Record summary: Large-subunit ribosomal RNA, domain IV from a metagenome, 328 nucleotides, folded computationally. The coordinates come from a structure-prediction model, not an experiment, and the mean pLDDT is 86. The RNAcentral record of the full RNA draws on SILVA. It matches the Rfam family "Bacterial large subunit ribosomal RNA".

Context: one part of a larger RNA
RNA sequence: CCGCGGAGAAGGAACUAGGCAAAUUGAUGCUGUAACUUCGGGAUAAAGCAUACCACACUAUGUGUGGUCUCAGUAAAAUGGUUCAACCAACUGUUUAACAAAAACACAGGGCCCUGCAAAAUCGUAAGAUGACGUAUAGAGCCUGAUACCUGCCCGGUGCUGGAAGGUUAAGGAAGGAUGUUCGGCGCAAGCCAAAGCUUCUGACUGAAGCCCCAGUAAACGGCGGCCGUAACGAUAACGGUCCUAAGGUAGCGAAAUUCCUUGUCGGGUAAGUUCCGACCUGCACGAAUGGUCUAAUGAGUUGAACGCUGUCUCCUCCGCGAGCCCG
Numbered sequence: 001c002c003g004c005g006g007a008g009a010a011g012g013a014a015c016u017a018g019g020c021a022a023a024u025u026g027a028u029g030c031u032g033u034a035a036c037u038u039c040g041g042g043a044u045a046a047a048g049c050a051u052a053c054c055a056c057a058c059u060a061u062g063u064g065u066g067g068u069c070u071c072a073g074u075a076a077a078a079u080g081g082u083u084c085a086a087c088c089a090a091c092u093g094u095u096u097a098a099c100a101a102a103a104a105c106a107c108a109g110g111g112c113c114c115u116g117c118a119a120a121a122u123c124g125u126a127a128g129a130u131g132a133c134g135u136a137u138a139g140a141g142c143c144u145g146a147u148a149c150c151u152g153c154c155c156g157g158u159g160c161u162g163g164a165a166g167g168u169u170a171a172g173g174a175a176g177g178a179u180g181u182u183c184g185g186c187g188c189a190a191g192c193c194a195a196a197g198c199u200u201c202u203g204a205c206u207g208a209a210g211c212c213c214c215a216g217u218a219a220a221c222g223g224c225g226g227c228c229g230u231a232a233c234g235a236u237a238a239c240g241g242u243c244c245u246a247a248g249g250u251a252g253c254g255a256a257a258u259u260c261c262u263u264g265u266c267g268g269g270u271a272a273g274u275u276c277c278g279a280c281c282u283g284c285a286c287g288a289a290u291g292g293u294c295u296a297a298u299g300a301g302u303u304g305a306a307c308g309c310u311g312u313c314u315c316c317u318c319c320g321c322g323a324g325c326c327c328g
Base pairs, nucleotide, nucleotide: 002322003321004320005319006318007317008316010314011313014312019309027051028050029049030048031047036041038146052068053067054066055065056064057063058062069073081307082306083305084304085303086302087301088299089298093105094104109144110143111142112141114139115138121130122129123128148293149292150291152224153223154222157221158220159217160216161215162214163213166212167211168210172206173205176202177201178200180198181197184193185192186191225243226242227241228240229239252286253283264280265279266278267277268276
């Protein structure tokens, strides 16, 4: 000097990013127990008291009365610190084997969509198999995520579903046209004309779904405005005008796990508070199953506060054990 333990005057979080770590609490019995609440809980809430041994009595593993000893009787050990408030997630659960356990995943509950059975969906070239020895109270996919109160407007774009009048449109079919070849005809010859067939090309017309088109559909993907004026102080604008849009954000919440400006402003807590809580609303850039807003209970979750407690600290000291180091 280091590690692991033990003790500590006075103070008691002044430490620190943060009470990290440590300390406190702790058992059993009795008394007692708030807000809130989904009436189950919360709850071991909190808070308080008792506890050994001896004798006697009794309703006798206990209780009562009397007595004895200690600083101390759950005498050691094992053995919850508590409370208040906010955020997130309802909950028990699951997860990055070996840096993340969470607010992430799951979940019961809710919704949409597909599927009538040789089901849809999935694997496979196929046979076949799963689905299922199930049958729409079933099975598959997607989203949301207990309960409670709710879930507004937009179908213009994209998607999906339905429609079939018109436009467009493939292979294929195909009237007609053309190329090459030549039976034959003409010509003294060169050559010219040229049927049928075959060949190569062209081709009016015909030709499905799809797309265009017409509707529906947002718990489908998604989206949900601007400017100007106006009330008898001033300010503000219930009101009016105008432009644009498919429609212009409803309820609720709001400086928020979302707020840039920002340590917004006001109030609370502190002697002092960029955090926290309650409000306000000027929402840079909340908002309704990409769910919105409350919420009891729950949480090795995040944040703030308080009591208790302490070597975290003021400010370090001592002791034990074990290393290291020094000396022999």